Small-subunit ribosomal RNA, 3' major domain from an uncultured prokaryote, 478 nucleotides, folded computationally. Model confidence (mean pLDDT): 84 of 100.
Context: one part of a larger RNA
Parts: sequence; C1' cells; structure tokens
RNA sequence: UGACGGGGGCCCGCACAAGCGGUGGAGCAUGUGGUUUAAUUCGAUGGUACGCGAGGAACCUUACCUGGGUUUGACAUACACGCCGAUUAUCAGGAGACUGGUAAGCGUAGCAAUACGGGCGUGAACAGGUGCUGCAUGGCUGUCGUCAGCUCGUGCCGUGAGGUGUUGGGUUAAGUCCCGCAACGAGCGCAACCCCUACUGCCAGUUACCAGCGGGUAAAGCCGGGGACUCUGGCGGAACUGCCGGCGACAAGCCGGAGGAAGGUGGGGAUGACGUCAAGUCAUCAUGGCCCUUAUGUCCAGGGCUACACACGUGCUACAAUGGUGGGUACAGAGCGAGGCGAGGCCGCGAGGCGGAGCAAAACGCAGAAAGCCCAUCGUAGUCCGGAUCGGAGUCUGAAACCCGACUCCGUGAAGUUGGAAUCGCUAGUAAUCGCACAUCAGCACGGUGCGGUGAAUACGUUCCCGGGCCUUGUACA
Repeated sequence: UGACGGGGGCCCGCACAAGCGGUGGAGCAUGUGGUUUAAUUCGAUGGUACGCGAGGAACCUUACCUGGGUUUGACAUACACGCCGAUUAUCAGGAGACUGGUAAGCGUAGCAAUACGGGCGUGAACAGGUGCUGCAUGGCUGUCGUCAGCUCGUGCCGUGAGGUGUUGGGUUAAGUCCCGCAACGAGCGCAACCCCUACUGCCAGUUACCAGCGGGUAAAGCCGGGGACUCUGGCGGAACUGCCGGCGACAAGCCGGAGGAAGGUGGGGAUGACGUCAAGUCAUCAUGGCCCUUAUGUCCAGGGCUACACACGUGCUACAAUGGUGGGUACAGAGCGAGGCGAGGCCGCGAGGCGGAGCAAAACGCAGAAAGCCCAUCGUAGUCCGGAUCGGAGUCUGAAACCCGACUCCGUGAAGUUGGAAUCGCUAGUAAUCGCACAUCAGCACGGUGCGGUGAAUACGUUCCCGGGCCUUGUACA
C1' cells in the first nucleotide's frame, strides 16, 4: 500500500422486509449429467454452463459411425512434358460416389506454322485438416457493474515503499455539486450531446383523413371536392429547481406549492472507466508452435447427433366454476410479402384443395386479434376438468417423412384435486394475464426477438441474509 475480519461508523441495490405470481410434486417439450451405443460429433460447467454456440439436425447441414471410392486431390497459384475439338447430349453397370462406352461439337489473332484462353494425363512444388495447444496469441464476449470509481502533471511531505490531491463538513443517482484544506490543475469514467416515447406550432396532403357543400347507396370517403380534424414525417418550441414559500453556512441543495401535456435524471433505449477471473472462444474468423500427408485430406450411400434404468436446469399444459362448453358480438400495435402475400367464389367436418382478382404495397394480401361483453348450459364429480398415451383414417412440404416432420378428423382417454426441504421473478402501464407479428425456414417453435390489449398488490423499515461504495481499526496474510 492492499487484501481479509462471526471489528466499528456512514450509505446504496427487488438484498431483506411488505406484497403478487411462480419453480420444487404431475404429464409433455427442451438443454445437460449419466448410462448405452458402431457412432450417440464438438464446445459451454458455482455465481458468470445447462430453450447456451443452434436465428430451424429427415437427406444436406455434419464436424461422428459403418461400408464403398479417391490420392496434385472437392478448392488456389505456378512449372515441365505429353495429348486434345471449348462444350453438350446419351447408353450400360452400380446404393451412390464412380467406372466403362457412343455421338455431336472452337473463340480470338495470324496467309500459315503457331500463340493465347480452355480441358485431360504424368511428374514435382504444393493444396487440404471442424487435428492439438484459448496456459503461445489477435479479435470478439461474459462478469464484478451503469458499481462510482481509476489515474496523471507540477508542487509539498517522507531515507524509502509511498502519501497528499481523491481525506474532512454538507449534498447527490453519481469523485454530483458547494464549503474547507499544501495543494493547484488535468485525463479516463458520471452527467449532457444520440434514438424512441409523452404535449404543441409551422410546413406538406397521397395510397391516409371527412367537418361543412354537392352527388350517390341496402350500406360504405363510394364519387365530386376539401386541407379543417385524425394521422403520416420533416423542421422547430417546451422543463431550466426557471417562479413562490419554508429549511439550510447567506452555499450546494432539500421539502412544499403554483403554472404546465410533462417536475426535479419525466418514462424507455443505446452507451460499460483503470482493471479482475492464465474466465470463454484455435469449431465464426485470423494466427505462432506441434501433428497427419494413398490420410487426421477428400467424395458418396446408409446410419447417428432423436438412444433411456435414472438425476438436474429451463419451459409449456393443467389440476378447474374469477372455470369448461355452445351461440352471438366488439376493440390493437408492430411487422412481413414477387421463386412471394394470395382476396371474393366453389369443394371438403377439418387440416386443406380447385381457382385466381389485386398487390414491389399508408393502395392489395397475410388478417379471424385473443382475453373482453351478451345469452344458454354444466353443479363439485377425476367431472362436459385435464389432455398424455395408443388405434384408425387423412392433409401439406419435400426426390424422399421407417428410423426421424408439422397439422387435421374419428376413437382412446393416463398422471394430476395446488405440490417436502428448499428456491426464483417483479416497485407501474411494472407483475400477472391475453393474443399478434417477425428472424431462422422447402417443411418444422411450448424457444428467441419484438408488438400491443386488460391491468393489480405492497414497501413500516434497514436489526438480519446476499452483493457493493467511502472512512476508520486489528492482523503472525501478500
């Protein structure tokens, strides 16, 4: 100087407490451990691995296994020699890769020889490796932590390590600001500048809108028209403790009030200091070293990554009446669409099929939002709850759904009656609950990323648990 303490003081954080909903029990989905396997490819492993790399494993992907091929190679550059009519079509064998055969078939320059471009073979350089080392590395990332800290120059103090500044008194979300002070300044962080959202003015007015006028309809901005409104999207304004009162060192600031769409950082996002964990990644990529070179490279078919006595994580669906079922009836936002979205119509109980209007989309479509509301029914029952599992019949995508897809219909109807010890999230448009869209994608979503609808309860307080900040104290630790 740090680190640590079942030392002290001060102070924060859904840290506890106060509340609401879960997980832990059931079934299923998914990841992991384990076991199994020819293979179940590899990585991630307390917090900070486990719906993670996977934003799509039937083939492909694919790195694994079995079998069959291949050796200048699936891919790059260049050389030597030899051959050739670039390329295309087709036949046979084969699981295919591949092997063997047949037919047609040159562009430019040049009179030509030939040269260039291209293909095949041989040879030698080389290619290739998702092989090893993340403890050789770059880059990127997680974490402490959006915590308020981490430092420097000069000066001063100390033999020195170092200290001071950065401590102190207040204050703040903040090393935020004020005051004081052998310090005076400065940098990286904080804040602000950026984006979205909440109010408003101006400009603009189609594909959006429709108040007044006219036309028109069963109805409808449907038409003429309008530029008011909604909205769209560009430029501005607006919030600064600015004003008033109180408290305070007359400071910084705190409390209350007015006005205001908004009030003391308005709400949300992006943004992550010096560093820590030899943290993670050699399998995104790059890269040193090592290793393989008729194989640890490469091509192909099939299989595997989907196994299943078990164990754990994360989720979905439930156990019902604040509910289930049947009928009727409202109201979103944000997106996506041309190898695409696909309306009306017809067929099918349905998944879907036929067909094809319109739309590169404020125009047309996906598109019915769902919870909600109204009416009816069920009456506490393993049920008209719950839907696993299994049988049958189908639809769609795709060359192909046996291993191993999703969905539909009929039948079947399991566990489950609120979950031990323990444990998680959340402080407001939040939790809870309801649906919608998108990325990936031929197909496949209970996951992920977004979007809106309905919309709570509680916080006395900081003794305790966890993590953290500042000062101080002890130490046989560094």